RNA sequence: GAAGUUCGCCAGGCAGUCGCCGCGCGCAUUUGUGUGGUGCGUGCGGAGGAAAGUCCGGGCCCCGCAGGGCGGGAUGCCGGCUAACGGCCGGACGCCGCGAGGCGAUGGAAAGUGCAACAGAAAACAAACCGCCGAUGGCCCGCGCACGCGGGAUCAGGCAAGGGUGAAAUGGCGGGGUAAAAGCCCACCGCGGGACUGGCGACAGGACCGGCACGGCAAACCCCAUCCGGGGCAAGGCCAAAUAGGGGGGCAAUGGCGUGGCCCGCGCCGCUCCCGGGUAGGCCGCUGGAGCGGCGCGGUAACGCGCCGCCAAGAUGAAUGACUGCCCGAUGUCCCUCGCGGGAUAUCCGACAGAACCCGGCUUAUCGGCGAACUUCCCGC
RNA sequence: CGGAGUGUAGCUCAGCCCGGUAGAGCACUGCGUUCGGGACGCAGGGGUCGCAUGUUCGAAUCAUGUCACUCCGACCA
Numbered sequence: 001g002a003a004g005u006u007c008g009c010c011a012g013g014c015a016g017u018c019g020c021c022g023c024g025c026g027c028a029u030u031u032g033u034g035u036g037g038u039g040c041g042u043g044c045g046g047a048g049g050a051a052a053g054u055c056c057g058g059g060c061c062c063c064g065c066a067g068g069g070c071g072g073g074a075u076g077c078c079g080g081c082u083a084a085c086g087g088c089c090g091g092a093c094g095c096c097g098c099g100a101g102g103c104g105a106u107g108g109a110a111a112g113u114g115c116a117a118c119a120g121a122a123a124a125c126a127a128a129c130c131g132c133c134g135a136u137g138g139c140c141c142g143c144g145c146a147c148g149c150g151g152g153a154u155c156a157g158g159c160a161a162g163g164g165u166g167a168a169a170u171g172g173c174g175g176g177g178u179a180a181a182a183g184c185c186c187a188c189c190g191c192g193g194g195a196c197u198g199g200c201g202a203c204a205g206g207a208c209c210g211g212c213a214c215g216g217c218a219a220a221c222c223c224c225a226u227c228c229g230g231g232g233c234a235a236g237g238c239c240a241a242a243u244a245g246g247g248g249g250g251c252a253a254u255g256g257c258g259u260g261g262c263c264c265g266c267g268c269c270g271c272u273c274c275c276g277g278g279u280a281g282g283c284c285g286c287u288g289g290a291g292c293g294g295c296g297c298g299g300u301a302a303c304g305c306g307c308c309g310c311c312a313a314g315a316u317g318a319a320u321g322a323c324u325g326c327c328c329g330a331u332g333u334c335c336c337u338c339g340c341g342g343g344a345u346a347u348c349c350g351a352c353a354g355a356a357c358c359c360g361g362c363u364u365a366u367c368g369g370c371g372a373a374c375u376u377c378c379c380g381c
Numbered sequence: 382c383g384g385a386g387u388g389u390a391g392c393u394c395a396g397c398c399c400g401g402u403a404g405a406g407c408a409c410u411g412c413g414u415u416c417g418g419g420a421c422g423c424a425g426g427g428g429u430c431g432c433a434u435g436u437u438c439g440a441a442u443c444a445u446g447u448c449a450c451u452c453c454g455a456c457c458a
Stems, first nucleotide, its partner, number of pairs: 001377010012327007020046011048352001052363002055361005060232004067264004072228005077091005092106001093104004107223002112221002114217002129163002131159003136156003139152005171189002174186003190212001191210003196205003236284004246275006255269004277457003291310008328350002330347007382454007391407004401438001409425005431447005
């Protein structure tokens, strides 16, 4: 210098004018009164890293307790972190990359059931289409009195080396061996078991043993382990206003309801659907919290502990905007320059996107820029 | 804001649970029938199964992510 990897940060800046929402203060007004309402003035504050998808987890609130069983759902290597998690950190194993590093729904297929279209002889039980052999026992032919010898590949039979099908075919390569073959035997590799060693563990190493069984799919049913009561701020509570507190259907005490699919337990005695009617106003919940920042300590880290400092939107048809000027960046055009580069000018150019009870994560969207550490290659000293 | 569901041919839907050939009705095209049209009969064409990634030998179907659309939910008596 080039190409990368990982982690972190920013999300145009400044000034002015006019507006919007909230809070504090002041004045006016409303009123029987006012810490209420309305108006004006003034000061302060006013979107995000994802506010998004609503995919997980928790707080909070209500349902009598949140009880038991079945069913259902979720997660799934090991250890840790945490309020909790399907998240995060560290590690193991597998795969990818020269590497820094990255990716992985990674328990169980010797508990059981099931699936594998087409092709193929055969699809989990083993089997034999082409093929190889035909040692052994027959058969046929030749020599031969016979025993026997030679030949045929014909019957029984042996084999799975080679071919072929398939996503997948019952260890791989080599040597020995044989009639031909085959873990039949041997070396190496793979596989299974495994004393022992290291590690909290996943797991790793492994003397020795076994000639090879036990194929694949669990994002198929299932088994094992762990976790899960239901609902959601339109939760829930208070005030105010208003009426036709009406009509019809269903269930009804071996019943119905109490938010959950069924049963049990517990409590209550009517419940439920449709039609019709009324009000659609206000307050609380509502933002001080597993909060944010800095420093120190413990820990490899996630994270935890201590001290100090800070308060940073709270709307409800729903505020956070518009315009102007300068600067920064991007793009287009023109000019100068051999080139690097410099100058002028234009832009309904400045990513994705807008809080709605709160928080921890994940995922997705995102113009561009900055910083740190590390890797590979090239060049110079 | 919260909750539930649906995307398959031009339209309305089945198939998905339990993976292996994508189907039905209407519509469309051609032929027949008729003087002509409709109806009817026969034949035929037409599908990125919303999209992406994964699991699997194999995905409309299973899993994850994502996009679009639809529906429901105030209170009183």
Description:
Predicted 3D model of RNase P RNA and transfer RNA as a complex of 458 nucleotides. Rfam match: Bacterial RNase P class A. It is annotated as a ribozyme. On this family, see Frank and Pace, Annu Rev Biochem 1998: "Ribonuclease P: unity and diversity in a tRNA processing ribozyme".